This is a predicted structure of a 346-nucleotide part of an RNA (small-subunit ribosomal RNA, central domain) from an uncultured Bacteroidota bacterium. It matches the Rfam family "Bacterial small subunit ribosomal RNA". Gene Ontology terms of the family: structural constituent of ribosome and ribosome. The family is grouped with related families in Rfam's "SSU clan". RNAcentral holds the full RNA, with entries from Greengenes. Model confidence (mean pLDDT): 91 of 100.
Context: one part of a larger RNA
RNA sequence: UUGGGUCUAAAGGGUGCGUAGGCGGCGCGCUAAGUCAGGGGUGAAAGUCGCGGGCUCAACCGGCGAAGUGCCCUUGAUACUGGCGUGCUUGAGUGCGGCAGGGGCCGGCGGAAUUGACGGUGUAGCGGUGAAAUGCAUAGAUAUCGUCAAGAACACCGAUAGCGUAGGCAGCCGGCCGGGCCGCAACUGACGCUGAGGCACGAGAGCAUGGGGAUCGAACAGGAUUAGAUACCCUGGUAGUCCAUGCCGUAAACGAUGCUCACUCGGUGUUGGCAGGAGACUGUCAGCGCCCAAGCGAAGGCGUUAAGUGAGCCACCUGGGGAGUACGCCGGCAACGGUGAAACUC
Repeated sequence: UUGGGUCUAAAGGGUGCGUAGGCGGCGCGCUAAGUCAGGGGUGAAAGUCGCGGGCUCAACCGGCGAAGUGCCCUUGAUACUGGCGUGCUUGAGUGCGGCAGGGGCCGGCGGAAUUGACGGUGUAGCGGUGAAAUGCAUAGAUAUCGUCAAGAACACCGAUAGCGUAGGCAGCCGGCCGGGCCGCAACUGACGCUGAGGCACGAGAGCAUGGGGAUCGAACAGGAUUAGAUACCCUGGUAGUCCAUGCCGUAAACGAUGCUCACUCGGUGUUGGCAGGAGACUGUCAGCGCCCAAGCGAAGGCGUUAAGUGAGCCACCUGGGGAGUACGCCGGCAACGGUGAAACUC
């Protein structure tokens, strides 16, 4: 609870596509449903309110009037909304010409490092820490050189940068696919915005089957530390980390800021394009940052990438705990996820 809100106090859905619905550009004509005006009907009584009256007053009772914001019929008005018709181009889309990019998927290739194997050199330690020990090493380790193998990740470039709706994306080359921006103004002619349900996508961890397994490393074991040490440190180490296919569907999924459109001083840096210019540079569109005017805000701060001024649509909040729990339902192989209370208590 007809209200006020949602960056940080409770509150923006993880993201997109889109159904219903809500909302909708400029002009003309018709209509007259919404809307507005005039007239009529109805709106019982009681009750309410006003005036005056009866019981000694009041409560109570009776009289007259008003109100009853509504509904129906009718006559008219046509600015706005709607409906129908017709036209337009600025919203939206298409076309043509350019441009940038770690955007996605698949395949191939490369070097450094790590670990291991084999061989050479070489000898008494190595490793690790605050200090140590466990551990490794005379069956020759560590170090160093050569050869080979494997898996994973791509130093420098690298950015305060770029791309993507979000999650996210980085060695190099090729193939396939998606989006964006700029310029021209040829085409369509409102085809638009939002979006309850729905569908798709969705880091990491986790699950299933098969493969792979270098590194790192939950669990676990040992060594230390400590009063203890089920930790922090050290030595090992399984799942996992990687690939394929299928699930899961969560997050501080964050800009803790929903999407779209319009409007409101400037300065500065940077990415991509276009125009002018020999250049320096200037203008303009789209993006990414910083600082600020007005304004906003409880403040921190925000400030043309708004948290300013407005419009449309969606989502969400309504004291703390109980509790994101219980129950029910839906989904999942499971783990668990979604929806989501109450008693009680402060």